[in-house]
Model confidence (mean pLDDT): 81 of 100. Transfer RNA from a Patescibacteria group bacterium, 84 nucleotides, folded computationally. Rfam family: tRNA. By type it is a transfer RNA.
RNA sequence: GGGCAUGUGGCGGAACUGGCAUACGCGUACGACUCAAAAUCGUAUGACCUUGCGGUCGUGUGGGUUCAACUCCCACCAUGCCCA
Numbered sequence: 001g002g003g004c005a006u007g008u009g010g011c012g013g014a015a016c017u018g019g020c021a022u023a024c025g026c027g028u029a030c031g032a033c034u035c036a037a038a039a040u041c042g043u044a045u046g047a048c049c050u051u052g053c054g055g056u057c058g059u060g061u062g063g064g065u066u067c068a069a070c071u072c073c074c075a076c077c078a079u080g081c082c083c084a
C1' cells in the first nucleotide's frame, strides 16, 4: 500500500427482504423473604432536560438515499485478520 471482518445502554449480546432502538442475560437500585445475611422472587434500569405531565437526543464519526435507516450507499476513525 491492497483486501476482508467487527464497532449497538455500565458489561455481554439480539434486532438487517429498511418499519416500536436496546429483546435476553449480567450488573445496579428499591422491595419481599430472613434474627441478620446469602440464595431465591417481584419491580425498575439508554442519556439529558423537567416538580410532574412530558420533551429532546441517541446504534464508532460525518454525509447521502428514503415517507421511514442499527439495517442501503459514500468517505473517514478504531480494533483484528490476510496479502504484498
Base pairs, nucleotide, nucleotide: 001083002082003081004080005079006078007077010026011025012024019067027045028044029043030042031041032040046057047056048055049054060076061075062074063073064072
Background:
The organism belongs to Bacteria candidate phyla, within Bacteria.